[in-house]
Context: one part of a larger RNA
């Protein structure tokens, strides 16, 4: 000198674009953050139309509409947060899988026949303070089960070909294995469903190489290293189990300890390098702590489940409920970090045939000079160089064209009027009566901070008297202090900022 997610002191007019708990992965009141589909299914409260009965209380039937709840499907594994753990195939890069998976989407082939038993909702009885149940009865489906068919697919056996290889292909035989419909549509059809081949995108596993500190860590290892057999997985594998062998790693740093999410990047630097990993993007890990599996194409699952633990809350004391490292917000910690805001209008996502619904993703607004950038606080003329202040050798000097005064302008500001783009298609805009435009008014609403002994640019007076204090280094202060404090002046050509502290180059 540059830089910062900064903080602190003094000061502070406006706008644009960004950024904003670096500390306690501390604890959390409250609201919201994941639903959707009636064109899969049964059915209902309520409401509307209408019929019958009536002791005028009401009871009962038909049609329509139809919330909430329920069965079922898809989604909830994305999106959002955090950086605790992790020195590891976690990440980066380059490869491999002859050892693999893939819902929705796209392309191709084939099919969609017949039957059955339940169950929630509902209803009767009933337990419990509650959370939540128990039992009997009824019912539907794209929920569940069985049979048929088998283009195919899977497995077994055989023959032939192929490969370095246990792979792949062709043919034959045997066994096994599918399905669901739709209160859409007049229909044609549309949307689905089943089996299978391929694709796209996504994922899993393996390997070479690369990137921290300590040797005052030198030996480490028993599923340890390999084999055989089996289990398990989508899949290879000590991944797991039994048996057999005794291996395996290590100064090219094993093992141990400390620290740490990694990368694209970012800062600095001429570069080499050094430092760093906020915001944005990719990957990983985690979701009160530890463990576990279930469902599912996908999880060992932030707003799912079970168990244990700590903590908080409710309780009728028998038993229950909870998890903000989602968005706001609260307490605590801290030098320190924002609103319990508006909207789904846009972009994107889930569901749906669609209308649409949901979306604290997102878009916007609010707060903060936290950062970068832009603008303004006026312009011209104006000397008896006014007054006042300060200094003075008392002559004067300086503040100083500075002010006043005259003329002018209106960025900004205040008032009035108009008023968007963002919405590709008629309408539809949270932002927003915002930006912007027109117009009226009036210099009006707007300057500070640090320094002035040398380094280093900028000096006097007074006060103080080794005191009070200053200080980055040298050093100032003990009665004439350009070094402390105050004032006047000066300078920086710094400025809505200036200075200090911390950290990096």
């Nucleotide at each position: 000198g540059g830089a910062u997610g900064a903080a602190c002191g003094c000061u502070g007019g406006c706008g644009g674009c960004g950024u904003g708990c670096u500390u306690a992965a501390c604890a959390c009141a409250u609201g919201c953050a994941a639903g959707u589909c009636g064109a899969a299914c049964g059915g209902u409260a309520g409401c509307c139309u209408u019929g019958g009965a009536u002791u005028c209380g009401u009871c009962u039937g038909a049609g329509g509409u139809g919330a909430g709840a329920g069965u079922g499907g898809c989604g909830a594994a994305c999106g959002g947060g955090u950086g605790a753990g992790u020195a590891a195939c976690a990440c980066g890069u380059a490869g491999g899988u002859g050892a693999c998976c893939u819902a929705c989407c796209c392309c191709g082939a084939a099919g969609u026949g017949g039957g059955g038993a339940a169950u929630a909702a509902c209803u009767g009885c009933u337990g419990g303070a509650a959370a939540c149940g128990g039992u009997g009865g009824c019912u539907a489906a794209u929920a569940c089960c069985c049979c048929a068919u088998g283009u195919g697919c899977u497995c077994u056996g055989g023959u032939g070909a192929u490969u370095c290889g246990g792979u792949u292909c062709a043919c034959c035989a045997g066994a096994g294995u599918a399905a669901a419909g739709c209160u859409c549509g007049c229909a044609a059809g549309g949307c689905g469903c089943u089996u299978u081949g391929g694709g796209a995108g996504g994922g899993a596993c393996c390997u070479g190489c690369g990137g921290c500190c300590c040797a005052u860590c030198a030996g480490g290892u028993a599923g340890u290293u390999g084999g055989u057999a089996g289990g398990g997985u989508a899949a290879c594998g000590g991944c797991c189990u039994a048996c057999c062998a005794a291996g395996c790693c290590u100064a090219u740093g094993a093992c141990g300890g400390g620290u740490a999410g990694g990368g694209g990047g970012c800062g600095u630097g001429a570069g080499a390098g050094c430092g760093u990993g906020a915001c944005c993007c990719c990957c990983c890990a985690c979701a009160c702590u530890g463990g576990c599996a279930c469902u599912g194409a996908g999880a060992c699952a932030c707003g799912g489940g079970c168990c244990a633990g700590a903590c908080u809350c409710c309780u009728a004391c028998g038993g229950g409920a909870g998890g903000c490292a989602g968005c706001a917000g609260u307490g605590a910690g801290g030098a320190a970090u924002a609103u319990u805001g508006c909207g789904c209008a846009a972009u994107g996502g889930g569901c749906g045939a669609a209308a649409g619904c949901c979306u604290g993703a997102c878009u916007c607004a609010g707060c903060a000079a936290c950062g970068c950038c832009g603008c303004g606080u006026g312009g011209g003329c104006g000397a008896u160089g006014a007054a006042g202040g300060c200094c003075u050798u008392c002559g004067g000097g300086u503040u100083g064209u500075a002010a006043a005064g005259c003329c002018c302008u209106u960025u900004u500001c205040c008032g009035g009027g108009g008023g968007a783009c963002g919405a590709g298609g008629a309408a539809g805009g949270a932002c927003g009566g915002u930006a912007c435009c027109c117009u009226g008014g009036g210099a009006a609403u707007a300057a500070g901070u640090c320094a002035c002994g040398g380094c280093u640019a900028a000096c006097u007076a007074c006060g103080u008297g080794c005191c009070a204090g200053c200080a980055g280094c040298c050093g100032c202060g003990g009665u004439a202090a350009u070094a402390c404090g105050u004032a006047g002046g000066u300078a920086g050509c710094c400025g809505a900022g200036c200075g200090u502290u911390a950290u990096c180059c």